[in-house]
This is a predicted structure of a 75-nucleotide RNA (c-di-GMP-I-GGC riboswitch aptamer) from a Candidatus Bipolaricaulota bacterium. Its Rfam family is "c-di-GMP-I-GGC riboswitch aptamer". Gene Ontology term of the family: cyclic-di-GMP binding. Of the family's consensus pairs, 90% are formed in the model. The coordinates come from a structure-prediction model, not an experiment, and the mean pLDDT is 89.
RNA sequence: GAUCGAAACGGCAAACCCGGGGCGACCCGGGGGCGCAAAGCCACAGGCCUCACGGAGGCGGCUGGGCUGCCGAAA
Numbered sequence: 001g002a003u004c005g006a007a008a009c010g011g012c013a014a015a016c017c018c019g020g021g022g023c024g025a026c027c028c029g030g031g032g033g034c035g036c037a038a039a040g041c042c043a044c045a046g047g048c049c050u051c052a053c054g055g056a057g058g059c060g061g062c063u064g065g066g067c068u069g070c071c072g073a074a075a
Base pairs, nucleotide, nucleotide: 003075005071011036012035016031017030018029019028020027021026034061040067041066042065044064045063046062047059048058049057050056051055
């Protein structure tokens, strides 16, 4: 240093509720915790979802991939 994921410090935040934005999927803020070792970021590929459907959008907590990051046991 890489793989890996014991421990520790912490981190994020599902459903749902309230307020707001959007035609909508969904997003933002507050509450709330189902869970997560990248549940941090990226829409490139697949997939699913939405619409004012010649097209335009959404989901990274669906799979793959890319980039970055805390800690330091065993192997």